A computed fold for a 473-nucleotide part of an RNA from a metagenome, annotated as small-subunit ribosomal RNA, 3' major domain. The full RNA is in RNAcentral, with records from SILVA. Model confidence (mean pLDDT): 84 of 100.

Context: one part of a larger RNA
RNA sequence: UGACGGGGGCCCGCACAAGCGGAGGAACAUGUGGUUUAAUUCGAUGAUACGCGAGGAACCUUACCCGGGCUUGAAUUGCGGACGAAUUACGAGGAAACUUGUAAGCCGCAAGGCGUCUGUGAAGGUGCUGUAUGGUUGUCGUCAGCUCGUGUCGUGAGAUGUUGGGUUAAGUCCCGCAACGAGCGCAACCCUUAUCUUCAGUAGCCAGCAAUUCGGAUGGGCACUCUGGAGAGACUGCCAGGGAUAACCUGGAGGAAGGUGGGGAUGACGUCAAAUCAUCAUGCCCCUUAUGAGCAGGGCUACACACGUGCUACAAUGGCGUAAACAAAGGGAAGCGAGCCUGCGAGGGUAAGCAAAUCUCAAAAAUAACGUCUCAGUUCGGAUUGUAGUCUGCAACUCGACUACAUGAAGCUGGAAUCGCUAGUAAUCGCGAAUCAGCAUGUCGCGGUGAAUACGUUCCCGGGUCUUGUACA
Numbered sequence: 001u002g003a004c005g006g007g008g009g010c011c012c013g014c015a016c017a018a019g020c021g022g023a024g025g026a027a028c029a030u031g032u033g034g035u036u037u038a039a040u041u042c043g044a045u046g047a048u049a050c051g052c053g054a055g056g057a058a059c060c061u062u063a064c065c066c067g068g069g070c071u072u073g074a075a076u077u078g079c080g081g082a083c084g085a086a087u088u089a090c091g092a093g094g095a096a097a098c099u100u101g102u103a104a105g106c107c108g109c110a111a112g113g114c115g116u117c118u119g120u121g122a123a124g125g126u127g128c129u130g131u132a133u134g135g136u137u138g139u140c141g142u143c144a145g146c147u148c149g150u151g152u153c154g155u156g157a158g159a160u161g162u163u164g165g166g167u168u169a170a171g172u173c174c175c176g177c178a179a180c181g182a183g184c185g186c187a188a189c190c191c192u193u194a195u196c197u198u199c200a201g202u203a204g205c206c207a208g209c210a211a212u213u214c215g216g217a218u219g220g221g222c223a224c225u226c227u228g229g230a231g232a233g234a235c236u237g238c239c240a241g242g243g244a245u246a247a248c249c250u251g252g253a254g255g256a257a258g259g260u261g262g263g264g265a266u267g268a269c270g271u272c273a274a275a276u277c278a279u280c281a282u283g284c285c286c287c288u289u290a291u292g293a294g295c296a297g298g299g300c301u302a303c304a305c306a307c308g309u310g311c312u313a314c315a316a317u318g319g320c321g322u323a324a325a326c327a328a329a330g331g332g333a334a335g336c337g338a339g340c341c342u343g344c345g346a347g348g349g350u351a352a353g354c355a356a357a358u359c360u361c362a363a364a365a366a367u368a369a370c371g372u373c374u375c376a377g378u379u380c381g382g383a384u385u386g387u388a389g390u391c392u393g394c395a396a397c398u399c400g401a402c403u404a405c406a407u408g409a410a411g412c413u414g415g416a417a418u419c420g421c422u423a424g425u426a427a428u429c430g431c432g433a434a435u436c437a438g439c440a441u442g443u444c445g446c447g448g449u450g451a452a453u454a455c456g457u458u459c460c461c462g463g464g465u466c467u468u469g470u471a472c473a
Stems, first nucleotide, its partner, number of pairs: 001473002003470003007467007015457002019421004026312001028310006034303002042053002064298002067295001070292001077121008087104007106113002124287002127285001129283001133281002135276003138272001140270001145184006151160003164175003190264004195232007204222002209219002235258001238252005314414001318373005324367001330361003335354002339350004380411001385406007427449007
C1' cells in the first nucleotide's frame, strides 16, 4: 500500500421487511448429469453451465458409428508433358458414390481456349493446446469509481490531490483545506414514448354539402384521426419554508409532462491464467492412400434414475354451447392468398387482388350477454393408446406436425429449502416475426385487461466509503 475480520461508523440495492404470483408434489415439453450404446459428435459446469452455442438433427445439416469405394484429391492456383469426344445419348452392374460398354466431328483463320490423363509445386484437417495468441463475450456492475502532470511532505515503499463539513442517482455540486489543474468514467449530446404548432395529403371523415346499390363504395374537402419532415416544450425557470447568504431539500402554482418525466442504446481502470483454436484469424505440435474428401444406412431422438428451465392442470372468479364487441406491431412473389364450390375436420379444387397505409395472412383472445352443468376424479383434467386420415417433402419405420372418432392415466394446490416483481409494473389474455420445404410449450417483439404492498434498515445477501487490528501478500 492492498486484502481480510463472526471490528466499528455512514450509505445504497426487490437485499430483508410489507405484499402479489410462482417453482419444489402430477403429466408432458426441453436442456444437463448418469447409465446404455457400434455411435449415442463437440463445447458450456457456483453465482457468471443446464429452452445455453442450436434464430428450428427425418436425408442434408453432421463434426459421431458401421459398410462399400477415392488418393494432386471435394474446392483454389502455378508450371511441364501426352491425348483429343469438350458435350450428350442409350445400355449393364451397384444401396448410392461410382465402375463399365457402345455411338455421335474438340472449338477457333490464327494466337489461343476447353476437357481428360499424367508428373510436380502447392492443398486439406470441426485434429491438439483458450495455460502460446488476436478478435469477440460473460461477470463484479450502469457499481461510482480508476488515474495522471506539476508542486509539497517522507531516507524510502509511498502520501497529498481523491481526506474533512454538507449534499446528490452519481468523485453530483457547494464550502473548507499544500495543493493547483487535467484525463477515463457520471451527466449531457443519440433513439423511442407522452403534449402542442406548422408543412404535406391516393389511409381517415357525413365533421359540413351533394348523391347512394347504404359499403367513405362516389362527387367533393384536408377540419379531425393518422402518417413523417421541421419546430416548440421542462430549465428547480417561478413562489413559500428550511439550509451556512452555498450546494441542495420539502411543499405549492402553472403545465400534456416536475425535479434524471417513462423506456432503450451506452459498460471506466481492472478482476476471475473466466468462456471461445467448433464463427473467424493464428504460433507450435500432430495426420498426409488419412486425423483429408465423397456415398448409403444408422446415431445425435436410447432410458432403472437425478437436477434445472418451461407448458398444461388439479376447477364454479370455472367448464361447455349460442350469438355480439374492441388492438398493436409485423410478414408476403419459388410468396400472402380473398371470394365461390367441396369435406365433420386437418384440408382440397378453382381463382380475384397485392412487390402492398390500397390486396392478403387476419379469427384477436381474455371481456360482456343468454343458456346449461351443481362440487363429483365430475360436462374438471387431458397424458396414453387404437383406428381412419390431411399436409410438407425423393422419402415421415427408426424420427415430423396436424385432424376426426374412440380411449380417458396421474393430478383435489404440493415437505424442507427456494425464485420473480415497486406501476401501465406483477398477474392474466391473445397476436406477430426470425429460423424454416415441414416442425415452437423455446426465443425476440406487440398490444388488451390490470392489482396489492413498502412501517422501516435490527437481521440475511451483495456493493460503496471512512476508520481500526495485523494471522496474510